[in-house]
RNA sequence: GCACCCGCCGCGGGAGAGAGCGGGUGCGUACCCGCCGCCGAAGGCGCAACCGGCCCCCGGAAACGCUCAGGCAAAAGGACCGCUGCGGGUUG
Repeated sequence: GCACCCGCCGCGGGAGAGAGCGGGUGCGUACCCGCCGCCGAAGGCGCAACCGGCCCCCGGAAACGCUCAGGCAAAAGGACCGCUGCGGGUUG
C1' cells in the first nucleotide's frame, strides 16, 4: 500500500398502515385529552427460525414473532442497500 472485517460522518435509494371520530386551545394538516381501527424497517422485548459450546443445560440471535415505544397525507424519521472520505483490526 492492497484485500477483508468493524465503526463514524456525508450523499443517493428506501416500504407499510385512518389527512379517523369526539372535546379543548386554535389559522390548523400542528398540540393536549378520550375512543376505535391499523402498520413494522428507529429503538426495545421474545418461551425464537437458526448458529455455537464444556450439550437434555448454557450462550449468541433474524428482515421471524410481540407491538412497549414509534408510526398511519406531506415533511421528518426509517431497518437495509450503494458510493466517497475518515478511524480502527489480534486477519491474509

About this RNA:
Glycine riboswitch aptamer from a Pseudomonadota bacterium, 92 nucleotides, folded computationally. It matches the Rfam family "Glycine riboswitch aptamer". About the family: This family represents the bacterial glycine riboswitch. Gene Ontology term of the family: glycine biosynthetic process. It was read from a public genome assembly, where an Rfam model found it.